[in-house]
RNA sequence: GGCCCCGUCGUCUAACGGUUAGGACGCAAGGUUUUCAACCUUGUAACGCGGGUUCGACUCCCGCCGGGGCUG
Numbered sequence: 001g002g003c004c005c006c007g008u009c010g011u012c013u014a015a016c017g018g019u020u021a022g023g024a025c026g027c028a029a030g031g032u033u034u035u036c037a038a039c040c041u042u043g044u045a046a047c048g049c050g051g052g053u054u055c056g057a058c059u060c061c062c063g064c065c066g067g068g069g070c071u072g
Base pairs, nucleotide, nucleotide: 001071002070003069004068005067006066007065010025011024012023013022018055026044027043028042029041030040031039048064049063050062051061052060
């Protein structure tokens, strides 16, 4: 350099083009407990960046950035 794959809450991970962007862990508050842990309830927080297509894009297309793999 060429080809391929990936990029979503703090972390891991979902989402036939029309979802309030969901779940688990974490964290916070409350409940329970003499206290802690465990358990229960509520909350918290995300679509890498820029264009394009479309009535509508996390999703499709192009470019860039970052990560990984194969290969000259």